[in-house]
Context: one part of a larger RNA
Molecule: small-subunit ribosomal RNA, 5' domain
Organism: uncultured bacterium
RNA sequence: GAUGAACGCUGGCGGCGUGCCUAACACAUGCAAGUCGAGCGGGGUUCGGGGGAGUUUGGGCGCGCAAGCGGCCAGACAUCCCCGGAUUCAGCGGCGGACGGGUGAGUAACACGUGGGCAACCUAUCCUGUACUGGGGGAUAACAAUGAGAAAUCAUUGCCAACACCUCAUACGCUCCCCGGGAGGCAUCUUUUGGGGAGGAAAUAUUCAUAGGUACAGGCUGGGCCCGCGUCUGAUUAGCUUGUUGGUGAGAUAAAAGCCCACCAAGGCGACGAUCAGUAGCCGGCCUGAGAGGGUGAUCGGCCACAUUGGGACUGAGACACGGCCCAAACUCCUACGGGAGGCAGCAGUGGGGAAUAUUGCACAAUGGGCGGAAGCCUGAUGCAGCAACGCCGCGUGAAGGACGAAGGGUUUCGGCUCGUAAACUUCUAUCGCCAGGGACGAAAAGCAGGGAAUGCUUGCAUUCCUUGUGUAUGACGGUACCUGAGUAAGAAGCCCCGGCUAACUACGUGCCAGCAGCCGCGGUAAUACGUAGGGGGCAAGCGUUAUCC
Numbered sequence: 001g002a003u004g005a006a007c008g009c010u011g012g013c014g015g016c017g018u019g020c021c022u023a024a025c026a027c028a029u030g031c032a033a034g035u036c037g038a039g040c041g042g043g044g045u046u047c048g049g050g051g052g053a054g055u056u057u058g059g060g061c062g063c064g065c066a067a068g069c070g071g072c073c074a075g076a077c078a079u080c081c082c083c084g085g086a087u088u089c090a091g092c093g094g095c096g097g098a099c100g101g102g103u104g105a106g107u108a109a110c111a112c113g114u115g116g117g118c119a120a121c122c123u124a125u126c127c128u129g130u131a132c133u134g135g136g137g138g139a140u141a142a143c144a145a146u147g148a149g150a151a152a153u154c155a156u157u158g159c160c161a162a163c164a165c166c167u168c169a170u171a172c173g174c175u176c177c178c179c180g181g182g183a184g185g186c187a188u189c190u191u192u193u194g195g196g197g198a199g200g201a202a203a204u205a206u207u208c209a210u211a212g213g214u215a216c217a218g219g220c221u222g223g224g225c226c227c228g229c230g231u232c233u234g235a236u237u238a239g240c241u242u243g244u245u246g247g248u249g250a251g252a253u254a255a256a257a258g259c260c261c262a263c264c265a266a267g268g269c270g271a272c273g274a275u276c277a278g279u280a281g282c283c284g285g286c287c288u289g290a291g292a293g294g295g296u297g298a299u300c301g302g303c304c305a306c307a308u309u310g311g312g313a314c315u316g317a318g319a320c321a322c323g324g325c326c327c328a329a330a331c332u333c334c335u336a337c338g339g340g341a342g343g344c345a346g347c348a349g350u351g352g353g354g355a356a357u358a359u360u361g362c363a364c365a366a367u368g369g370g371c372g373g374a375a376g377c378c379u380g381a382u383g384c385a386g387c388a389a390c391g392c393c394g395c396g397u398g399a400a401g402g403a404c405g406a407a408g409g410g411u412u413u414c415g416g417c418u419c420g421u422a423a424a425c426u427u428c429u430a431u432c433g434c435c436a437g438g439g440a441c442g443a444a445a446a447g448c449a450g451g452g453a454a455u456g457c458u459u460g461c462a463u464u465c466c467u468u469g470u471g472u473a474u475g476a477c478g479g480u481a482c483c484u485g486a487g488u489a490a491g492a493a494g495c496c497c498c499g500g501c502u503a504a505c506u507a508c509g510u511g512c513c514a515g516c517a518g519c520c521g522c523g524g525u526a527a528u529a530c531g532u533a534g535g536g537g538g539c540a541a542g543c544g545u546u547a548u549c550c
Base pairs, nucleotide, nucleotide: 001549002548003547005546006545007544008543009542012395013394014393015392016391017390018388019387020353025351026350027349029348030347031346034095035094036093039092040091042089043088044087045086046085047084048083049082051081052080053079054077055076056075057074058073059072061070062069063068102306103305104304112230113229114228115227116226117225118224121223122222126219127218128217129216130215131214132213133212134168135167136166137165143158144157145156146155147154148153174199175198176197177196178195179194180193181192182191183190184189204211205210206209232278233277234276239269240268241267244266245265246264247263248262249261251259281303282302283301284300285296286295287294288293308329309328310327311326312325331342332341333340334339359385361384362383363382367381368379369378370377371376398428399427400426401425408419409418410417411416432491435485436484437483438482442477447470448469449468450467451466452465453464454463455462456461457460494539495538496537497536498535499520500519501518505534506533507532508531509530515522516521
């Protein structure tokens, strides 16, 4: 000098930051990933319309002695059926849950950093270009019925839909095989082109010209793999290795490779430190230092790894997947004892551990993300607020005048000296705080209307872009910041030190006691070193101590 600090004493305000370094210990509760009805069929509610059936009321007609029966007209309904709209619920389907957020356990490694390579690779959405989008089929969830179970949930039968699933056609660009030509290189080869054969696509919706779908090629973006160099300590760890090192063949993968397997050979690494053991996420950075260097890896940014522990795959463009699945283990919970449920190293919060680290807050207004044509919905990302002097920075606790050098305290050689212009007193000001009034920026995109350009075709419309207008929309923070006014010196100073190092001295008490102390050392009767007081020095909303680094 520095710190994610802690402890002691003290504590006025604001801005900007930061805040479990320990138990990757266990977690109550709430929230943290949904969305699309412009993909699809249903259930509920509600509104409107229609017709028939049923029930019922009134009128009138016919038959009948009557009870009653049957047509007709008008009306009503918590009834049933059909059509349409709105809303809601779960389901099928699509996209997203591989991002964002957390943590640093593991890892001494191509994990990271840096520089290269892939003639050994993949890439959903998006952009560009070319071509296509024809025909057919069988299911299934939801639903209904029945059954099993305490529950979680499951079984059987029946019904129906799709942009779900399957199949046929077409494709020559794609893949594979065969036969040639040209160009290039880096060994395998790369690239371009001609011919023949085999295989392989698609999906529709509606407001009717848009949104989609399929194939191929190029791009963007993101990844995968390989290599050079760098990357802590220990030799009181000296030898290590059998898929081990290499070859051939086959397999696996998007892809090279012992990556895996069969066979063959006996290699490979090591004092330039292998192996083993310990420790550790790496970097940009941060701290220190004139630099070289040393230390460190909180916040922010990049990469990696992990998601109770261990293992595994499925789906998918992408995972071997924190809030997905399966198995095993430990733990917790429910149970009718047969069986089930769970995973905060997401945001808050709880217990525990600890010297020690915050609210079970507000909002999607902004920025960004997912879905959607859009409106919009979701978003503990994010924006804000709350708590903490934890840090940095700024401001204040008044300013000017004022000598009888007041009172009082301390000291004294009793003359005085000192606190000290300090106070009182006079004049002034009002930052901050308090009170009152006004009151934001962050919010213009979208939307609507007009004009222009381009494109498309149905030629007067649609889409996209640019531009002008319309402001009548939208603010968690927040009646906050800020401004103005009123009013009073009022409400706002402590902490450490004073022997030397080291700025700052006297008195009393104590008497090797009590105590101090970073080092040297003080204290045994005049202690500037202990305790108290007065005075002084330093820093200041802080000051000291402790810990750690330079």